A computed fold for a 115-nucleotide RNA from an Acidimicrobiia bacterium, annotated as TPP riboswitch aptamer (THI element). The sequence was found by an Rfam model in a public genome assembly. Lineage of the source: Bacteria > Bacillati > Actinomycetota > Acidimicrobiia. Its mean pLDDT, the model's own confidence on a scale to 100, is 79.
């Protein structure tokens, strides 16, 4: 002076799938189970839709923040399997993708003092 590891503050990103039953287009938009997974839309508030709901926003749980572990995009892509699915593998070291400081430990380089 540069990397590296941890960790603390702050701040950013980013996703919620796929089925079966109650039960029956069900005056309230619920319950209860199964699959994968860190996480399967917890709450609260707005919208609009006769509909077991979409969106939109704040906050919460989960993950990530420089990158072959977030997450999107190619993609209504190949294969494989499954009840079914963004299940699983290719694709993919693809293109894209959100970071500062503090503190510690540590690695190479370089300068100084002494012996």
């Nucleotide at each position: 002076a540069c990397g590296g590891g941890g960790u603390a503050c702050g701040g950013c990103g980013g996703g919620a799938g796929c089925c079966g039953g109650g039960c029956g287009g069900a005056u309230u938009c619920c319950c209860c189970g199964g699959c994968u997974g860190a996480g399967a839309g917890g709450u609260c508030g707005g919208u609009c839709g006769a509909a077991g709901g979409g969106c939109c926003g704040a906050c919460g749980a989960c993950c990530g923040c420089c990158a072959c572990c977030a997450c999107c995009u190619g993609a209504u892509g190949c294969g494989g399997g499954u009840a079914a699915u963004a299940c699983c593998g290719c694709c993919g070291c693809a293109g894209g993708g959100a970071c500062g400081u503090g503190c510690u430990c540590u690695g190479u380089g370089g300068g100084c003092u002494u012996c």